The RNA shown here (transfer RNA) has 76 nucleotides and comes from a Bacteroidales bacterium.
It was read from a public genome assembly.
The source organism's lineage runs through Bacteria, Pseudomonadati, Bacteroidota, Bacteroidia and Bacteroidales.
Model confidence (mean pLDDT): 82 of 100.
């Protein structure tokens, strides 16, 4: 260098052209509870990588550029 993939809260996934004001565990945060922690129960805060395209409408289809992984090849 070639090819194939993935990219959604701090992590970790789930999904889907419109009902998405995006779910879920973990984490956090504030209250409840307890002597105290810890567990547990309640509420809250937080995400659709970027940049184009198609579409009435894109997180979602496509394209590209960037991450990550995987597989190869070459040089060494």
């Nucleotide at each position: 260098g070639g090819c194939g993939g993935u990219g959604u809260a701090g992590u970790g996934u789930a999904g889907u052209g419109g009902c998405c004001u995006a779910g879920c565990a973990c984490g956090c945060a504030a209250c409840c509870c307890u002597c105290u922690c810890a567990c547990g129960g309640u509420u809250g805060a937080g995400a659709c990588c970027c940049g184009g395209g198609u579409u009435c409408g894109a997180u979602u289809c496509c394209c590209g550029a960037c991450u990550c992984c995987g597989c190869u090849a070459c040089c060494a």